Predicted 3D model of an 88-nucleotide RNA (c-di-GMP-I riboswitch aptamer) from a Desulfuromonadales bacterium. The organism belongs to Desulfuromonadales, within Bacteria.

RNA sequence: UCCCGAUAAUGCCAAACCUGUUGAAAUGCAGGGACGGAAAGCCCCGGAUCUUACCUCUUAAACUUCGCAAGACAGCCGAGCUACCGAA
Numbered sequence: 001u002c003c004c005g006a007u008a009a010u011g012c013c014a015a016a017c018c019u020g021u022u023g024a025a026a027u028g029c030a031g032g033g034a035c036g037g038a039a040a041g042c043c044c045c046g047g048a049u050c051u052u053a054c055c056u057c058u059u060a061a062a063c064u065u066c067g068c069a070a071g072a073c074a075g076c077c078g079a080g081c082u083a084c085c086g087a088a
Stems, first nucleotide, its partner, number of pairs: 004086002012037002017032005035075001041081002045078003049072002055067001
């Protein structure tokens, strides 16, 4: 240095849920809260998944319905980038 990951040390993040808030929604954000996490740090490049506003389908029109991502998701799996500690 690489791999690896202790009942080590130092700190870190924060699921569900609750409150407020953003948004059409999925989500996101803030506070509380800890199920967990050694990349639960960053990044939508590939796949998966979620949503369906616009558009489309339908209609005389509207509602409804169908399809659709340019919207989300990194705490679903890969690819990429970076990083703390150091027992075996």

Rfam family: c-di-GMP-I riboswitch aptamer. Its family is annotated with cyclic-di-GMP binding in the Gene Ontology. Rfam's curators write: GEMM was predicted in a large-scale screen for bacterial structured RNA regulatory elements. The model forms 94% of the base pairs in the Rfam consensus. The sequence was found by an Rfam model in a public genome assembly.